Two RNAs folded together computationally: RNase P RNA and transfer RNA, 417 nucleotides in total. The coordinates come from a structure-prediction model, not an experiment, and the mean pLDDT is 82. Rfam match: Bacterial RNase P class A. Gene Ontology terms of the family: ribonuclease P activity, dimeric ribonuclease P complex and tRNA processing. The family's RNA type in Rfam is ribozyme.
[in-house]
């Protein structure tokens, strides 16, 4: 000096005049603080909160998927194992089971998984095209072909035998475990792939959602049809069944009325800084801090100055992930190349 | 705000791992007819919304995005 990883911020400032939403104070004239995000977004998870009157079995369904921890909780995040690409700093994985079953596995090919032979080889036979057996080492098909290299062995061959690699099992050791071992013994190999196919294992999940749900208040025909129960039992945990409790209504369809107010409504698993435990997510004191809360629904219009001329977007019951969008800038760590000293 | 369900040819719809993606109706273009409709023959016309993955192989299974469409108020 080029290249490139990781991580973690900001995301235009600074003002003037008039608005707009909330708070508080008023002598009701006003006057004084506060007012969008890192994603408020997607509605992809998990939570709290709220109501479904109360539970106990069990099938089913959907979820998750290496180990161990962090959390209220998760599919999330931290660490660690395993694979996999990158010279490298790193970065990526839906990563449980296929010696439980069941299915698929197109076309091509002998043959797609109880096996099997086109072409070769190799033996006998026959002049010969070819017939019989033998083999699966080699060609050849296919995403994919029944361990690989190599020596012996054979008629040619082959785990046939044997070494050394892989591969399973059981044992040791190390690790909390996932796993590892160039530690030991057994087994000639025990038979491909696909669970984002049925499944199986092991673990979780009751449903709705602030238009939950509570209070006031106005207004109307508690009006009409149709099912289905009433002690032989509808319906009550929203997929189904049995127990057990409660239990005279319960569903659906037509019509009618009002679309007011109030409370849920924002101080919380909250934010900063320090200090201790922890590799670390993260937990623990202490101190400071208070940072929208609307309901046709606020955050805007106009100008003045500076710059590097400014991107993706706008809250609606709170949080904690994920994913997605995003002009440009800033800081900190680290790798690899090259030059120079 | 909340919660469901789709996207396939011009339009309305099948196909739910093994296709060269099909069916009405529509366009074209031929035969019939004096024309014209009707009939008969062929033809053309597809990013299966998109973007990644899983598989040997995706419209078809899985993630994500992106357009669409539909439901939810009280009161008696």
């Nucleotide at each position: 000096g080029g290249a490139g990883c990781c991580g973690g911020c900001c995301g235009a400032g600074c003002g003037g005049u008039c608005g707009c939403c909330g708070g508080a104070g008023g002598u009701c004239a006003c006057u004084u603080c506060g007012g969008a995000g890192g994603a408020a977004a997607g509605u992809c998870c998990g939570g709290g909160c709220u109501c479904c009157a109360u539970u106990g079995g069990g099938c089913a369904a959907g979820g998750u998927g290496c180990c161990a921890g962090g959390u209220a909780a998760c599919g999330c995040c931290u660490g660690g194992g395993g694979g996999g690409c990158g010279u490298g700093a790193g970065c990526c994985c839906a990563c449980g089971g296929a010696a439980a079953g069941u299915g698929c596995c197109a076309c091509a090919g002998a043959a797609a998984a109880u096996a099997u032979a086109c072409c070769g080889c190799c033996g006998g036979g026959g002049u010969a095209u070819c017939c019989c057996g033998g083999u699966a080492a080699g060609g050849g098909u296919g995403a994919a072909a029944a361990g690989g290299u190599g020596c012996g062995g054979u008629a040619a061959g082959a785990g046939c035998g044997c070494a050394c690699c892989g591969c399973g099992c059981a044992g040791g050791u190390g690790g909390u475990a996932a796993c590892a071992c160039g530690c030991u013994g057994c087994g000639g190999c025990a038979c491909g792939g696909c669970a984002a196919a049925c499944c199986c294992c092991a673990c979780c999940u009751g449903g709705a959602g602030c238009a939950a749900g509570a209070c006031c208040g106005a207004a109307u025909a508690g009006g009409g049809g149709a099912g289905c129960g009433c002690u032989c039992g509808a319906g009550u945990c929203g997929g189904c069944c049995c127990a057990g409790a409660c239990g005279a209504g319960c569903u659906c369809c037509c019509g009618g009325g009002u679309a007011g107010g109030u409370c849920g409504c924002u101080g919380g698993a909250g934010g900063u800084g320090c200090g201790c435990g922890g590799c670390g997510a993260c937990g623990c004191g202490c101190a400071u801090c208070c940072u929208a809360g609307a309901u046709g629904a606020a955050u805007g219009a106009c100008u003045g100055c500076u710059c590097u001329c400014g991107a993706c977007a706008g809250a609606a019951c709170c949080c904690g992930g994920c994913u997605u969008a995003c002009a440009g800038g800033c800081c900190g760590g680290c790798u690899c190349c090259c030059g120079c000293c | 705000g909340c919660c469901c369900c789709g996207g396939u040819a011009g339009c309305u719809c099948a196909g739910g791992g093994g296709a060269u993606a099909g069916a009405g109706c529509g366009u074209c273009c031929g035969c019939c007819u004096c024309c014209u409709a009707a009939g008969c023959g062929g033809a053309a016309g597809g990013u299966c919304u998109c973007a990644g993955g899983u598989u040997c192989g995706a419209a078809u299974c899985c993630u994500g995005a992106u357009c669409g469409g539909g439901g939810c108020a009280c009161c008696a």